[in-house]
Context: one part of a larger RNA
Parts: sequence; C1' cells; structure tokens
RNA sequence: GGAUGAACGCUGGCGGCGUGCCUAACACAUGCAAGUCGAACGAGAACCCUUGGUUUCGACUGAGGGGGACAGUGGCGCACGGGUGAGUAACACGUAGCCAACCUGCCCUGGAGAGGGGGAUAACUGCUGGAAACGGCAGCUAAUACCCCAUACGUUCGUGAGGGGUAAGGGCCUCACGAAGAAAGCUCCGGCGCUCCAGGAGGGGGCUGCGGCCCAUCAGCUAGUUGGCAGGGUAACGGCCUACCAAGGCGAAGACGGGUAGGGGGCCUGAGAGGGUGACCCCCCACACGGGCACUGAGACACGGGCCCGACUCCUACGGGAGGCAGCAGUGAGGGAUAUUGCACAAUGGGCGCAAGCCUGAUGCAGCAACGCCGCGUGGGCGAAGAAGGCCUUCGGGUUGUAAAGCCCUUUUCUGGGGGACGAGGGAGGACGGUACCCCAGGAACAAGUGUCGGCUAACUACGUGCCAGCAGCCGCGGUAAAACGUAGGACGCGAGCGUUAUCC
Repeated sequence: GGAUGAACGCUGGCGGCGUGCCUAACACAUGCAAGUCGAACGAGAACCCUUGGUUUCGACUGAGGGGGACAGUGGCGCACGGGUGAGUAACACGUAGCCAACCUGCCCUGGAGAGGGGGAUAACUGCUGGAAACGGCAGCUAAUACCCCAUACGUUCGUGAGGGGUAAGGGCCUCACGAAGAAAGCUCCGGCGCUCCAGGAGGGGGCUGCGGCCCAUCAGCUAGUUGGCAGGGUAACGGCCUACCAAGGCGAAGACGGGUAGGGGGCCUGAGAGGGUGACCCCCCACACGGGCACUGAGACACGGGCCCGACUCCUACGGGAGGCAGCAGUGAGGGAUAUUGCACAAUGGGCGCAAGCCUGAUGCAGCAACGCCGCGUGGGCGAAGAAGGCCUUCGGGUUGUAAAGCCCUUUUCUGGGGGACGAGGGAGGACGGUACCCCAGGAACAAGUGUCGGCUAACUACGUGCCAGCAGCCGCGGUAAAACGUAGGACGCGAGCGUUAUCC
C1' cells in the first nucleotide's frame, strides 16, 4: 500500500447494487416453512329444492334430489427445495479412468398385453377403557387397496447344443425342452391411467491411478488382521458378514499414534513464483437434541417419519403422556459484534391435479444497519491592495481571505401538487407500488466531518505545563522559552466519512 462477513471512537444528507451470529452443532415461547388429487373409493354435516305426516301453529319428523365441510381408504409427493460445518486426513473432495460387478419412480422411443374369480378392512354404527395422549370389542361397506387362477412377444431359472468376442472366465448372441412370473380402472368421451419386455435421457451406487495440513519430542502397527475355500447378504464386487484352512498384511517414499481441518470452483495479495483463505454464489460431502436401529419406498437408514437408550424441557387426575428452529421470523444466553415475530405467490422454479386450482418463510419484494462498493449533493458567478472579529507581530504590519457581507443566478437534492409504468405471454390478473420515472410550484433553502502537523511523513506559531500532567507505530519527547504534552489560531491529508484495533498478503 492492498484486503475484510469486521468491531470500536467521533461524525453522518440521498440513491443504486450487494452483504449482515465469524462466538454457544447453547437452550428455545409463539406463528408459519409439504402437501395435493372427488376424473381411484365408500360415507357424508350445514344449507337449498320437491313432496308426505303431526300441529297448541312456534315447530317436529319421513322420502327423493342438489350440495359439498371435516375426517377416512387409496395414489403421487414428503429422499427435492431450505439450513448448518459438529464430525471427517477419508476414494470425503479434485482430476483422469474403469464396472465382464450395478440400480433407476416420474419423462421419451419401440414391442406385446389387460380374461376370470375371491375374501377382507378403515370410515360409519353400537358398547366400552383412559385425566389426557390414545385405545378395545362387536357389526356393516367400497376401490386404481389386498389375494387366487388363466394367458407370456420377450423376461428369470434349470438342462443341452452351437456361435461371435475379450487381456481374461462371460451373466454376450442364437436355438430346443422344462419350470416360474403380469395387469385397473376412471372419464366432462376429448382423454388420463394400468401390466410385461427392450432401448434412451437424466440421476445414482461401486472400484482404481494421481493430487492437496502439522508433529518423528508418535517407530514400529495389525486378529477379521492378510489371503484362500464354502456359504450368507446386497441392485452390485468385496473379510461386507459367518464357519473352516493357511500365516500373512502395512511401515523412514513415514505405517501406527497425536493435533488441526468439511473439500473444490474460487477469493485476497503479489510483476510473477508464491503466500494466505474457503463469508456471500455454484458443485460435492457430512450432519439434523447425543447415540444406535431398522421399516416403507424407485430412491432414506429419512431435519419438520418410526422404534430403543440417554440428557434436558413441559403436561398430568401420579396410572401415564408430549417435545426437538444447524427451515423463515423471533426470544434468552454467550459475545467486541451481526437485522423484521413484514408483504405476495404477480414473476421464476417446485409438489399434486386432465384442468380450474391448491400448497410453497424456495423465490420475488419490502423493512433495519455507512457493513462494503459505486454514484450524487451540501450550491454557482461577480465581489476590497482586502470590513469586523480571531490569531501572530519587529507595532510598520502579516494572516484567516474572495473567505464573509452584498448583487445576480440555478434547483441536483428537499418540500408540496399533478401524471404514472415496464416487469404479464392470446384476454383478465402486479406483492413490489402510487414505487421508479415525467411535469409544475416554492425556496440557497434541510445537509461536514475526521485525523494529523519532531524525523520516517504533507503540514508551525503562541500560550499553559515544568521528568508533573501527559504522548508514543519505531526512533524517542516532557526536569522554565516544548514546532513531540494540553489549548488556540493557522496549515496539511482524506471526505459522508475519517481514525483506531484485529487478521492476511
């Protein structure tokens, strides 16, 4: 000098675009953050229409139709999106490859198909337990829920034959025989779905080479350890797991141990080499009160799902229950320090739905903060050999200084008034927003500080003080004329900022 997610002191006019708990992965009140589909299914309140019965006229009650609230069965989603950086020195990440060892819902392409039958169950009704959370028993019912049979182009398995190909054994290709395995309907009649097989796209899983921290005051480490055989398990290879057999495997090219740490694209600095760093944005990973586990599912060992153990908090009728903000706001605590319990789904994107649409603290916006960068303003011209005041003075004067006053002008900004968007697509529909922007009027009006002035280093005098009070980044100043302390005048630097501190180059 540059830089910062900064903080602190003094000061502070406006706008645009960004950024904003770096500390306690500390604890959390409250609200919201994941639902949707009635074109899968049964039932169905309020209310409305038609109609019957009773009537003390207030009303009560039955049937049919419409209507659709709340809940339920079922489907898809909830594995995305959003947060955090605790753990992790590891195939976690980056890069380059490999899978003859793999999976893939929704989407696209192609092929083949959907025949027949059955038994339940929630909702609901009745009874019943419990303070609650939540249940129990009996009875009824539907489906694109569940089960059985049939059919099988191709699929899987077994046996046999043949072939191509590979570094290599094929689970690759062809054929025969045998065995096994499917399906669901709805409709507003336009469609939307269902099953099996093959291919694709995108996504994922696994393996490997190489690369990127510190300590040798860590030198030896290892029993599923290293390999084999068999089996289990997985979508899949594998000591992943189990039994048996062998005795191996790793290490100064640093094993093992300890410390520290999410990795990368990038970012800061630097002429570069390098050094430092990993906030915001993007990719990957890991985590979701601490630990463990599986279930469902195409996908999870699942942040706002489940079970168990633990710590903590809350409710309780003491028997028993409920909870998890490292989602968005917000609270307490910690801290030098970091924001609103805002508006809207109008746009972009996502989930569901044929759609209308619903949901969306993703997102778009607004609010707060000079936290950063950038832009603008705090007025412009003229105006004396130069007012007053201040300061200095050799008392002549010098300086503040065209500075002020004064005259003329302008209106960025500000205030008031009028108009008023783009963003929205074929029509309507805009949170932002009566915002941006445009026009008119008013009036210089409302807007300057901060640090320094001994050398480094740009800027000097006076007074006060007297090794005191104090300054200080280094050298060093202060003990009676201090350009170094304090004040004043003046000057220099930067300017809505200026200094200080911390950290990096």
The part of an RNA shown here (small-subunit ribosomal RNA, 5' domain) has 505 nucleotides and comes from a metagenome. The RNAcentral record of the full RNA draws on SILVA. The coordinates come from a structure-prediction model, not an experiment, and the mean pLDDT is 85.